Transfer RNA from a bacterium, 72 nucleotides, folded computationally. The prediction has a mean pLDDT of 81. It matches the Rfam family "tRNA". Gene Ontology term of the family: triplet codon-amino acid adaptor activity. Rfam describes the family as follows. Transfer RNA (tRNA) molecules are approximately 80 nucleotides in length. It is annotated as a transfer RNA.
[in-house]
RNA sequence: GGCGCAUUCGUCUAGCGGUUAGGACGCCGGCCUCUCACGCCGGUAGCAGGGGUUCGAUUCCCCUAUGCGCUA
Numbered sequence: 001g002g003c004g005c006a007u008u009c010g011u012c013u014a015g016c017g018g019u020u021a022g023g024a025c026g027c028c029g030g031c032c033u034c035u036c037a038c039g040c041c042g043g044u045a046g047c048a049g050g051g052g053u054u055c056g057a058u059u060c061c062c063c064u065a066u067g068c069g070c071u072a
Stems, first nucleotide, its partner, number of pairs: 001071007010025004018055001026044006048064005
C1' cells in the first nucleotide's frame, strides 16, 4: 500500500429496515439492617463522525477516524 473485520450507556454485551434501543455489572435514590454487606424496588446513561438510499436507518451504501487481522 491492498483486502477483510470491528466500533451501541462508565464497562461487557443483544438488536441485521418500523423495538419505549433490551440485558448484566457499575452509579444514584428508596426499603431492609443498630451500621455495613446481602437481598428487593425504582432511576441513571448509549447507536464513532460526515454524507447518501428509503415514506422510515443502530440496521443498507460511500467517505473519514480508531482498533485488530490477513497479504505484499